Background:
The part of an RNA shown here (small-subunit ribosomal RNA, 5' domain) has 510 nucleotides and comes from a Lachnospiraceae bacterium. Its mean pLDDT, the model's own confidence on a scale to 100, is 85. Rfam family: Bacterial small subunit ribosomal RNA. Taxonomically the source falls in Lachnospiraceae (Bacteria, Bacillati, Bacillota, Lachnospirales).
Context: one part of a larger RNA
């Protein structure tokens, strides 16, 4: 000297942008954060309209009230479809192909989207909802009895689609690869409709999105030197999208380490960021990639995709309910709260706009998201007035009592209107409609120097000195040092120097 997710102490006018629990991955009261689709499916439930009837009333064709069918609309609890694996928070654990950069996959997988062939034929028998019983305090359940689908299951059809066998050829990087013909074999599919369409099923390719492999690279500690039995490698069966001791069964005895194995410690990595001319060292907050994890530990289920944050099970702490039999819960989501801590905000507004999920659509849901509150936290902006003014004014300090200094500073006199207050107007951001922000931003106008400056220092390094008090006391200090009666170094006042809405100290880094 420069930086900071800062604190702290004093002082604090406004605005833009930004940014805010670094500590206890301590616990969590409360509300929200993941829904949606009636154009998949049978019910229920309300309004209306026509109807098939009863009954009352009378005004004799009308009103009231039930009722049987139809048909529209509009609500949805449940089947069923998609979507809860994205978005969002954390950084505990990992020293690891975890990450970062190159590559390979002749070892893979991919909903939704896009492109191109071809298809959708006939059937079948549940289970919920509902009806009725019943058990529990509850949570939830159990048993009869009926029903519909784009739920569920056979069958028919089917290639260049799988299997399985043995063949040409053409290539290649070893196992192999690609094309062609040939036997036997196996596997589909759904409908809704406002008749425009949206959909289903099958291969084939694309794009997107992931999985596995491998080169390098990636803290400290030798006062860890030896580690290892599914360990290393083989056959073989098995699993898996896929290669693989991934798992098993035999066989063999390997494999790794002084070029640091194993152990221990610490740590999410990386674009980046802070310093430095640079090499380099430091960090790894905000944002963007990757990876982990979701009270702890384990496990699988669904599903294209999870071993799943706001699903499931099982154990364990822990907190609630309990009629004591048994339930029921997870803020490292957004607010908020208690606790820690030197320290870190609103239980806010809106889906208007960017994306994201259903749904043809209208839309509906979105604490992503876009704002708005709160913090000088930190960048940059302004501004606190401008000029002219000597009787060098008062008052303060000194003082050799002459004077010096404060000081054109001030009063005064002319002017100005950044900001902040009043007041009228008033956006873009939205392609028709739709603005939380917000009557915001910005413009205009009248007003009035008014409503707006402190902090540290002043021995020397280091820019700035007298007094007066104290008297090795009180105290200052970043180093050297200062202070024991004329202290420029304490304290306190005037004067003075720096930075300024912040200034100083502290803690870290370089």
């Nucleotide at each position: 000297g420069g930086a900071u997710g800062a604190a702290c102490g004093c002082u604090g006018g406004c605005g833009g942008c930004g940014u805010g629990c670094u500590u206890a991955a301590c616990a969590c009261a409360u509300g929200c954060a993941a829904g949606u689709c009636g154009a998949a499916c049978g019910g229920a439930g309300a309004u209306u309209a026509c109807u098939u009837u009863u009954a009352a009333g009378c005004u004799u064709g009308c009103u009231u009230a039930g009722u049987u069918g139809u048909a529209a609309u509009c609500u949805u609890a449940g089947u069923g479809g998609c979507g809860g694996a994205c978005g969002g928070g954390u950084g505990a654990g990992u020293a690891a192909c975890g990450c970062g950069u190159g590559g390979g996959c002749a070892a893979c997988c991919u909903g939704c989207c896009u492109u191109a062939u071809a298809c959708c034929g006939g059937g079948g028998g549940a289970c919920a909802a509902c009806a009725g019983u019943u058990g529990g305090a509850a949570a939830c359940g159990g048993c009869u009895g009926c029903u519909a689908a784009u739920a569920c299951c056979g069958c028919a059809u089917a290639a260049g689609c799988g299997c399985a066998c043995a063949g040409u050829a053409u290539c290649g990087c070893a196992u192999g690869a690609u094309a062609c013909a040939g036997u036997g074999u196996g596997a589909a599919a759904a409908a809704c409709u406002c008749c425009g369409g949206u959909g289903g099923u099958a291969u084939a390719a694309g794009a997107u999105g992931g999985a596995c492999c491998c080169g390098c690279g990636u803290c400290u500690g030798a006062u860890u030197a030896g580690c290892u039995a599914g360990u290393u490698g083989g056959u073989g069966a098995g699993g898996u999208a896929a290669c693989g001791g991934c798992c098993c069964a035999c066989c063999a005895a390997g494999g790794c380490a002084a070029c640091g194995a194993u152990c221990a410690g610490u740590a999410g990595c990386c674009g980046a960021c802070u310093u430095g001319a640079g090499a380099g060292a430091g960090u790894g907050a905000u944002c963007g990639g990757c990876c982990a994890c979701a009270u702890u530990g384990g496990g699988a289920c669904u599903g294209a995709g999870a071993c799943a944050c706001g699903g499931c099970c099982c154990a364990a702490a822990c907190u609630c309910c309990u009629a004591c039999g048994g339930g029921a819960g997870g803020c490292a989501g957004c607010a908020g709260u208690a606790g820690g801590g030197a320290a870190u905000a609103u239980u806010g507004c809106a889906c208007a706009a960017u994306g994201g999920g259903g749904g043809a659509a209208a839309c509906c849901c979105u604490g992503a998201u876009g704002c708005a509150g709160c913090g000088a936290c930190g960048c940059c902006g302004c501004g606190u007035g401008a000029a002219g003014g000597a009787u060098g004014a008062a008052g303060u300090a000194u003082u050799u009592c002459g004077g010096u200094a404060u000081g054109u500073a001030a009063a005064c006199u002319u002017c100005u209107a950044u900001c902040a207050g009043c007041a009228a107007g008033g956006a873009a951001g939205a392609a028709a409609a739709u603005g939380a922000c917000g009557g915001u931003a910005c413009u205009u106008g009248a007003c009035u120097a008014a409503g707006a400056a402190g902090c540290u220092c002043c021995g020397g390094c280091u820019a700035a000195a007298u007094a007066c008090g104290u008297g090795c006391c009180a105290g200052c200090a970043g180093c050297c040092g200062c202070g024991g009666u004329a202290a420029u170094a304490c304290g306190u006042a005037u004067g003075g120097a720096g930075c300024a809405a912040g200034c100083g100290u502290u803690a870290u880094c370089c």